[in-house]
This record gives sequence, structure tokens and C1' cells, in this order.
RNA sequence: GGCAGAGUGGCCCAGCGGUUAAGGCACCCGGCUGUUAACCGGACGACCAGAGGUUCAAAUCCUCUCUCUGCCG
Repeated sequence: GGCAGAGUGGCCCAGCGGUUAAGGCACCCGGCUGUUAACCGGACGACCAGAGGUUCAAAUCCUCUCUCUGCCG
């Protein structure tokens, strides 16, 4: 330099044009327990790497840029 894949809460991850962006772990509150753990209930937290475009409507499609990974040279 070329090609391909990825970037979504603190962490892991789903989402394939139309719901308030789903779920698990962690953290916080409560229940249970003599206490802790486990278990159960609840609350909180992401506007989706950045910018622009298409569309009535974009995390999702298109373009450019950034970062990471793999392959090729």
C1' cells in the first nucleotide's frame, strides 16, 4: 500500500430501515439468612467510533475519516 472483518452502558453481547436500543455480568437498594455466599425482587446506566448523505423514518443503507484485528504484497 491492497482486501476483508469489527467498533453499541463499567464489561460481554443482541439488534439485518418503523416499539422507549433487548439480555447477561458487575455496581446500588431491598427480601431471604444468625452472618456471608447463593437465590429472589427492584432501580440505575449506552442516542450506537466521528462527520456528511439517502429516506417520511437510519445503530441498520451509501461516502469519507479514525481506531482495532486478520490476510496479501